[in-house]
């Protein structure tokens, strides 16, 4: 360096739910909490997908469309990295 994650160790992250805050919402931040995770580190300006629907457009109305807003813990990809084996 490559590949692998069976066993082990050092440690790491933190779903649901609860509290406070931000946001139109989806969702996010912080604290508590652990379902899980070997990249559950990072990239949404790599591709697909999903969620929301503010501006705007359409509609008499109910409502519909709408990403420039989100999700990396949906998948593929890119990139960096710990431990062990090889």
């Nucleotide at each position: 360096a490559u590949c692998u994650g069976a066993a082990a160790a050092a440690g790491g992250c933190a779903a649901a739910c609860c509290g406070c805050c931000c946001g139109a919402a989806a969702g996010g931040g912080c604290g508590g909490g652990a379902c899980g995770c070997a990249a559950a580190g990072c990239c949404a300006u790599g591709g697909g997908g999903u969620c929301u629907a503010a501006a705007g457009c359409c509609g008499c109305g109910a409502g519909g469309c709408a990403a420039u807003g989100a999700c990396a813990g949906c998948c593929c990809g890119g990139u960096u990295g710990c431990c062990a084996g090889u």
The RNA shown here (c-di-GMP-I riboswitch aptamer) has 86 nucleotides. Its Rfam family is "c-di-GMP-I riboswitch aptamer". Its family is annotated with cyclic-di-GMP binding in the Gene Ontology. From the family's description: GEMM was predicted in a large-scale screen for bacterial structured RNA regulatory elements. The model forms 95% of the base pairs in the Rfam consensus. It was read from a public genome assembly, where an Rfam model found it.